Small-subunit ribosomal RNA, 5' domain from an uncultured bacterium, 522 nucleotides, folded computationally.
[in-house]
Context: one part of a larger RNA
RNA sequence: GAUUGAACGCUGGCGGUAUGCUUUACACAUGCAAGUCGAACGGAGAUAAGAGCUUGCUCUUAUUUUAGUGGCGAACGGGAGAGUAAUAUAUCGGAACGUACCUAUUAGUGGGGGAUAACUAUUCGAAAGAGUAGCUAAUACCGCAUACGUCCUACGGGGGAAAGAGGGGGAUCGCAAGACCUCUUGCUAAUAGAGCGGCCGAUAUUCGAUUAGCUAGUUGGUGAGGUAAAGGCUCACCAAGGCGAUGAUCGAUAGCUGGUCUGAGAGGAUGACCAGCCUCACUGGGACUGAGACACGGCCCAGACUCCUACGGGAGGCAGCAGUGGGGAAUUUUGGACAAUGGGCGCAAGCCUGAUCCAGCAAUACCGCGUGAGUGAAGAAGGCCUUCGGGUUGUAAAGCUCUUUUGUCAGGGAAGAAAAGUGCUUAGCGAAUAACUAAGUAUGAUGACGGUACCUGAAGAAUAAGCACCGGCUAACUACGUGCCAGCAGCCGCGGUAAUACGUAGGGUGCGAGCGUUAAUC
Numbered sequence: 001g002a003u004u005g006a007a008c009g010c011u012g013g014c015g016g017u018a019u020g021c022u023u024u025a026c027a028c029a030u031g032c033a034a035g036u037c038g039a040a041c042g043g044a045g046a047u048a049a050g051a052g053c054u055u056g057c058u059c060u061u062a063u064u065u066u067a068g069u070g071g072c073g074a075a076c077g078g079g080a081g082a083g084u085a086a087u088a089u090a091u092c093g094g095a096a097c098g099u100a101c102c103u104a105u106u107a108g109u110g111g112g113g114g115a116u117a118a119c120u121a122u123u124c125g126a127a128a129g130a131g132u133a134g135c136u137a138a139u140a141c142c143g144c145a146u147a148c149g150u151c152c153u154a155c156g157g158g159g160g161a162a163a164g165a166g167g168g169g170g171a172u173c174g175c176a177a178g179a180c181c182u183c184u185u186g187c188u189a190a191u192a193g194a195g196c197g198g199c200c201g202a203u204a205u206u207c208g209a210u211u212a213g214c215u216a217g218u219u220g221g222u223g224a225g226g227u228a229a230a231g232g233c234u235c236a237c238c239a240a241g242g243c244g245a246u247g248a249u250c251g252a253u254a255g256c257u258g259g260u261c262u263g264a265g266a267g268g269a270u271g272a273c274c275a276g277c278c279u280c281a282c283u284g285g286g287a288c289u290g291a292g293a294c295a296c297g298g299c300c301c302a303g304a305c306u307c308c309u310a311c312g313g314g315a316g317g318c319a320g321c322a323g324u325g326g327g328g329a330a331u332u333u334u335g336g337a338c339a340a341u342g343g344g345c346g347c348a349a350g351c352c353u354g355a356u357c358c359a360g361c362a363a364u365a366c367c368g369c370g371u372g373a374g375u376g377a378a379g380a381a382g383g384c385c386u387u388c389g390g391g392u393u394g395u396a397a398a399g400c401u402c403u404u405u406u407g408u409c410a411g412g413g414a415a416g417a418a419a420a421g422u423g424c425u426u427a428g429c430g431a432a433u434a435a436c437u438a439a440g441u442a443u444g445a446u447g448a449c450g451g452u453a454c455c456u457g458a459a460g461a462a463u464a465a466g467c468a469c470c471g472g473c474u475a476a477c478u479a480c481g482u483g484c485c486a487g488c489a490g491c492c493g494c495g496g497u498a499a500u501a502c503g504u505a506g507g508g509u510g511c512g513a514g515c516g517u518u519a520a521u522c
Base pairs, nucleotide, nucleotide: 001522002521003520004519006518007517008516009515010514013369014368015367016366017365018364019362020361021327026325027324028323030322031321032320035072036071037070040069041068043066044065045064046063047062048061049060050059051058052057053056079280080279081278088205089204090203091202092201093200094199097197098196099195102193103192104191105190106189107188108187109186110144112142113141119134120133121132122131123130124129150158151157152156164185165184166183167182168181169180172179173178206252207251208250213243214242215241218240219239220238221237222236223235224234225233255277256276257275258274259270260269261268262267282303283302284301285300286299305316306315307314308313333359335358336357337356341355342353343352344351345350372402373401374400375399382393383392384391385390408458409457410456411455412454416449421443422442423441424440425439426438427437428436466511467510468509469508470507471492472491473490477506478505479504480503481502487494488493
């Protein structure tokens, strides 16, 4: 000199853009942070209309709500950096793999069955919850048929799938439901792709030798098991190997990278915010479900802690967003909205979303603007100094003439929002002018921020300057007070009666909504 996720002191007008627990991975009150689908399913309730009549009941239809079964999601998104010195990361390669949703292609979607929740009745329990009996549906579950792929001792044999739902409709059949036709979507099997993920190798990645030897599934082989997959990954047997001063092992410290800061560079330091990867989710262990987890807001066991209890037994996990206590020099609101972007579910409308977008707080940082402009010498008054002549503050003020950024008030007022929806036309599909899909066209709803940005107008210099320093380094000096005292100080040093070094004042210098100090890096 540059820099910071900074803190402290004094001071403080506005705006924009960023950033904001670096310490206790300490403990957490409260609210919210993952749901959705009735176009998979049977019930229950509400409302409306119609029909039957027994006149207040039953049935049908439509709309809608809700618990349950079922599907998909919950493995993403969000947080933190405890562990980890290599099972990680970065870069470059590799072969023995998996993959829900998505895309393309091919084939199929035939025929049956038994349950169960909800519900009803009842029992136990303080509660959490649990039991018994009965009823019922499905895209839930289980068989049969068929078989691309797969296995075997292979012209043969073994075992192995599926599910329907919704819209529309001319003829034909049917008492009706419907069959039937057609479209959309779903389901099953297989192949390929994309993206994603698992695995292996090489090289690089902090310090310590006051850590020198380490290793028994250890190193390799054969065989088997296991896995989606190679492999001591696991096991049986066999051999005795493997690593190490080019630093093994052990100990300490640490998430890694793109980057960031500094520097002419080489380097040094660092890894907040943003992005990629890894790891963790009260502590330790375990598996279940699933395409995917050994799963932050899932399950089981153990432990510590907290809470409820009728003492028999139960409940919990903010390193999600806010917020509280504690720790600390120190770090914000128990806010608004799903309008946009994105995600989950759904045919869609839509619902959910503390992701996100916004607002609030903080000079925490960077950037921009303002606190007025011109004129004005009687060089006013006052202050300070003085050699008492004067000098200086100083064109500074006052006065006069203007302007109105900012702030205040008033008026106008965006972009972020076109997808969706509705009507029409055309094309595709089709028996069809229906339905559906696509394109076009017309119309047109939707804004948290927020009456915000911005624009216009009104009045009025009106609403707005401090901080540090002045011995040398280092820009800037005098007076008074003090008297080795009080004090200053980054280094040299200053102060013991004329202190430009302490304190105050006047003056000056520097920076300026900041200025200094402290800490830290180069």
The full RNA is in RNAcentral, with records from ENA and SILVA.